A computed fold for a 160-nucleotide RNA from a pig gut metagenome, annotated as Lysine riboswitch aptamer. The model forms 100% of the base pairs in the Rfam consensus. Rfam family: Lysine riboswitch aptamer. The literature on the family includes a 2003 paper in Cell by Mandal et al., "Riboswitches Control Fundamental Biochemical Pathways in Bacillus subtilis and Other Bacteria". Rfam's curators write: Riboswitches are metabolite binding domains within certain messenger RNAs that serve as precision sensors for their corresponding targets. Its family is annotated with lysine biosynthetic process in the Gene Ontology. Its mean pLDDT, the model's own confidence on a scale to 100, is 77. The RNAcentral record of the sequence draws on MGnify.
[in-house]
């Protein structure tokens, strides 16, 4: 330097089915109420209702637990910056989502906590905390692995 491997509730992805979303959004009829209404925060434009009740009808997107398949061991994941696109007709402020470059953080799951996003007590994501696990180093046990301490994956074995 090349290649192949290990960590376990191990990562990601995909299609199907299901549950939630939701008896919500919307539609239709019937009452009211607003027009100084409403479409994303303000402008312009440009369209037409627009809220609330009552009865009938009634969805999806995103997330999701197991199980399958496929790719795999920075597997992935996230922050920040920078560019493109979109979301929504243009300006503008701000937010969200997708891809793609650079830096940084994080060994891995699993609890709790606290914030954030989510319709949610489901799930993600991110800081702190716990004991658990694996790898290495160093003490130490007595020379098999026992126990402590500490680190990080650009680490660790194994073979050339």
């Nucleotide at each position: 330097g090349a290649u192949a491997g290990a960590g376990g509730a191990g990562c990601g992805g995909u299609a199907c089915a299901c549950a939630u979303a939701a008896g919500u959004a919307u539609u239709u009829a019937c009452c009211g109420g607003c027009a100084a209404g409403g479409u994303u925060g303000g402008g312009c434009g440009a369209c037409c209702g627009u809220c609330g009740g009552u009865a009938a009808a009634g969805a999806a997107a995103g997330g999701g637990a197991a199980g399958a398949c496929c790719g795999c061991c920075g597997a992935a994941g996230u922050a920040a910056u920078a560019a493109a696109a979109g979301c929504a007709g243009c300006c503008u402020a701000a937010g969200c989502u997708u891809u793609u470059a650079u830096u940084g953080c994080u060994g891995g799951g699993c609890c709790g906590u606290c914030a954030g996003a989510g319709a949610a007590c489901a799930u993600c994501u991110g800081g702190c905390g716990g004991a658990c696990u694996g790898u290495c180093a160093c003490a130490u046990u007595u020379u098999u692995u026992u126990u402590g301490u500490g680190a990080a994956g650009c680490g660790c074995u194994a073979u050339c």